[in-house]
Context: one part of a larger RNA
RNA sequence: GACGAACGCUGGCGGCGUGCUUAACACAUGCAAGUCGAACGGAUCGCAUGGUUUUCGGAUCGUGUGGUGAGUGGCGAACGGGUGAGUAACACGUGAGUAACCUGCCCCCUUCUUCGGGAUAACGUCGGGAAAUCGGCGCUAAUACCGGGUAUUCUGGCUUCCUCGCAUGGGGUUGUUGGGAAAGCUUUUGUGGUGGGGGAUGGGCUCGCGGCCUAUCAGCUUGUUGGUGGGGUGAUGGCCUACCAAGGCGGUGACGGGUAGCCGGCCUGAGAGGGUGUCCGGCCACACUGGGACUGAGACACGGCCCAGACUCCUACGGGAGGCAGCAGUGGGGAAUAUUGCACAAUGGGCGGAAGCCUGAUGCAGCGACGCCGCGUGGGGGAUGACGGCCUUCGGGUUGUAAACCUCUUUCAGUACAGAACAAGGCCUUCGGGUUGAGGGUAUGUGCAGAAGAAGCGCCGGCUAACUACGUGCCAGCAGCCGCGGUAAUACGUAGGGCGCGAGCGUUGUCC
Numbered sequence: 001g002a003c004g005a006a007c008g009c010u011g012g013c014g015g016c017g018u019g020c021u022u023a024a025c026a027c028a029u030g031c032a033a034g035u036c037g038a039a040c041g042g043a044u045c046g047c048a049u050g051g052u053u054u055u056c057g058g059a060u061c062g063u064g065u066g067g068u069g070a071g072u073g074g075c076g077a078a079c080g081g082g083u084g085a086g087u088a089a090c091a092c093g094u095g096a097g098u099a100a101c102c103u104g105c106c107c108c109c110u111u112c113u114u115c116g117g118g119a120u121a122a123c124g125u126c127g128g129g130a131a132a133u134c135g136g137c138g139c140u141a142a143u144a145c146c147g148g149g150u151a152u153u154c155u156g157g158c159u160u161c162c163u164c165g166c167a168u169g170g171g172g173u174u175g176u177u178g179g180g181a182a183a184g185c186u187u188u189u190g191u192g193g194u195g196g197g198g199g200a201u202g203g204g205c206u207c208g209c210g211g212c213c214u215a216u217c218a219g220c221u222u223g224u225u226g227g228u229g230g231g232g233u234g235a236u237g238g239c240c241u242a243c244c245a246a247g248g249c250g251g252u253g254a255c256g257g258g259u260a261g262c263c264g265g266c267c268u269g270a271g272a273g274g275g276u277g278u279c280c281g282g283c284c285a286c287a288c289u290g291g292g293a294c295u296g297a298g299a300c301a302c303g304g305c306c307c308a309g310a311c312u313c314c315u316a317c318g319g320g321a322g323g324c325a326g327c328a329g330u331g332g333g334g335a336a337u338a339u340u341g342c343a344c345a346a347u348g349g350g351c352g353g354a355a356g357c358c359u360g361a362u363g364c365a366g367c368g369a370c371g372c373c374g375c376g377u378g379g380g381g382g383a384u385g386a387c388g389g390c391c392u393u394c395g396g397g398u399u400g401u402a403a404a405c406c407u408c409u410u411u412c413a414g415u416a417c418a419g420a421a422c423a424a425g426g427c428c429u430u431c432g433g434g435u436u437g438a439g440g441g442u443a444u445g446u447g448c449a450g451a452a453g454a455a456g457c458g459c460c461g462g463c464u465a466a467c468u469a470c471g472u473g474c475c476a477g478c479a480g481c482c483g484c485g486g487u488a489a490u491a492c493g494u495a496g497g498g499c500g501c502g503a504g505c506g507u508u509g510u511c512c
Base pairs, nucleotide, nucleotide: 001511002510003509005508006507007506008505009504012375013374014373015372016371017370018368019367020333025331026330027329029328030327031326034075035074036073039072040071043068044067045066046065047064048063049062050061051060052059053058082286083285084284092210093209094208095207096206097205098204101203102202106199107198108197109196110195112193113192114148115147116146117145123138124137125136126135127134128133154179155178156177157176158175161172162171163170164169184191185190212258213257214256219249220248221247224246225245226244227243228242229241230240231239261283262282263281264280265276266275267274268273288309289308290307291306292305311322312321313320314319339365341364342363343362347361348359349358350357351356378408379407380406381405388399389398390397391396412453414448415447416446417445418444422439425436426435427434428433456501457500458499459498460497461482462481463480467496468495469494470493471492477484478483
């Protein structure tokens, strides 16, 4: 000098930041991922309208339109948010490669969008179960599912030619043969679907180099190192497998052990360097513990599934349910770390044609002097240097212009009134206009009253700025180091005075 700090004393206001460093301990409760009726059938409620009927209350059937629970289907749920356990590794940083690869939504170019079929949930009915939930039978729709047709520069085989590259090889092209697609909806506009090519974005894989401690770890290795065939993957590869060879790594530290997420950065320092990785940003890993795959463009998936385990809960004892390292909040641990708040108004995200819905992301508010910064606690005048306190050589000195007193001002707080920007856009519209703000009656402005409501903490032997008196008597105590204290202690305690900083001041811890 610095801090995600804590502790002690003290504490007026505001702005901006920041706040479980410990038990990746366990979690009550609420919320944190939905949306689309312009994909689909249907149930139900309301309104309008037209029939039938009527005991004039209504009942029932149809059409249009609007809302809603559940269901099929689509997209999203792989983002966003949290944490740092594991990891010494191509995990990260940086620079390359991919002629060994993928990429939903988005953009550009282009082709097509044809004919059929059978189911199933919802629903009805029957049944089992305490529940979770399950089973039988029957009906129905689709942009759900299946089959046929057609099709290119798509894909597989064979084949002709051209061209390029660092190797395996890549790109284009001719012919032939086999395989492969689609879905509709909407009131017109429109929007979707399928094949192919390109782009953008995001990712996978490979490699060079770089960054901890330990030799009281010196040898390590059998899928091990390489090859061939095969499998697997979007893709290379012992990634896996069979066979063959006997290799591969190591004092330039292998292997083992310990510790640790990495970086941009941050702190310090003139720099070199040293330390560190909290907030913010990028990457990685994890989601009760361990394992596994499914779906999908993307996961081996925090708020999905299956299995095992530990724990908790429900139970009719047969069987079931759960996972806050999301936001709040609780217990526990700890020196120590906040509200079970408001709003989707803005920014961003998901879905939707849109209106809109959802969004503990986010925007705000609350709590904490935890940090930084700003402001205030008054300004001017005022000597007989009042009273009191303290000291005294008893003359006086000092506190001290300090107070009183006179005069002035009113920041901030208080109070009254006015009162935003953030709103771009969206929506409604009679095309004039209207409407939409959580924060917030906040910020800010104007007025009012009165010096009125607002100062402490540490130190005073030397280092180190600031000295006397009394008490104590190697006691009580102080102390960062040297050291003070045993009867005149500037070093202990108290007082007066002084010095330093100031809404803070000290102490402790850690780093330079």